[in-house]
The RNA shown here (transfer RNA) has 76 nucleotides and comes from an uncultured Spirochaetales bacterium. The sequence was found in a public genome assembly.
């Protein structure tokens, strides 16, 4: 410098053919317990790296960037 892979909630992670952004854990509240870290109901919490294109519409398509793990520059 080049290839390949990734980046969506506080953490791991899901999202099909381009059409309302999810889960579990964690946070809050609440019931429930004699009491609890177990249980149960409910709630909050998202520029889906970034800019920009295409499109009626982009987390998903295309194009530059930046991040993060991998690999890869020769034979005798």
């Nucleotide at each position: 410098g080049c290839c390949c892979u990734u980046g969506u909630a506080g953490c791991u992670c899901a999202g099909u053919u381009g059409g309302u952004a999810g889960a579990g854990c964690a946070c809050c509240a609440c019931c429930a317990u004699g009491g609890u870290a177990a249980g149960g109901u409910g709630g909050g919490g998202g520029u889906c790296g970034c800019c920009g294109g295409u499109u009626c519409a982009a987390a998903u398509c295309c194009g530059g960037c930046c991040g993060a793990g991998g690999g890869c520059u020769c034979c005798a």

Description: The prediction has a mean pLDDT of 80. Its Rfam family is "tRNA". Rfam describes the family as follows. Transfer RNA (tRNA) molecules are approximately 80 nucleotides in length.